């Protein structure tokens, strides 16, 4: 850097021990009944990869992932409401993560 996804879906143990949801900011949550991270074993099924097959079912390997929509809000754009500063809906960006080139 380009391209495709992001309203689906999947957790127990052991060590360790206090913060964690990316980053700002704000809210809302999770957490000593153990957060974060590490390692094992299970799962899931988005890419991608073999082999058989009619075949998009199934299977092996590889990345990846197992709280909340990317946990939710921000600028912008259109539409309502509401009247001086906001609140709803929709969109279409940016960021971001994840596979693939």
């Nucleotide at each position: 850097c380009u391209u495709a996804u992001c309203g689906a879906g999947a957790a127990a143990g052991a060590c360790u021990g206090a913060g964690g949801g990316a980053c700002u900011a704000g809210g809302c949550c999770c957490c000593a009944u153990g957060a974060a991270g590490u390692c094992u074993u299970a799962g899931c099924a988005a890419c991608c990869u073999g082999a058989g097959u009619u075949a998009u079912a199934c299977c092996u390997g590889g990345u990846g992932c197992u709280a909340a929509u990317u946990c939710c809000u921000a600028g912008c754009u259109u539409c309502g409401a509401g009247c001086c500063u906001u609140c709803g809906a929709a969109g279409a960006a940016a960021a971001g993560a994840u596979g693939a080139g």
The RNA shown here (SAM riboswitch aptamer (S box leader)) has 101 nucleotides and comes from uncultured Roseivirga sp. Rfam family: SAM riboswitch aptamer (S box leader). From the family's description: The SAM riboswitch is found upstream of a number of genes which code for proteins involved in methionine or cysteine biosynthesis in Gram-positive bacteria. The organism belongs to Roseivirga, within Bacteria. The RNAcentral record of the sequence draws on MGnify.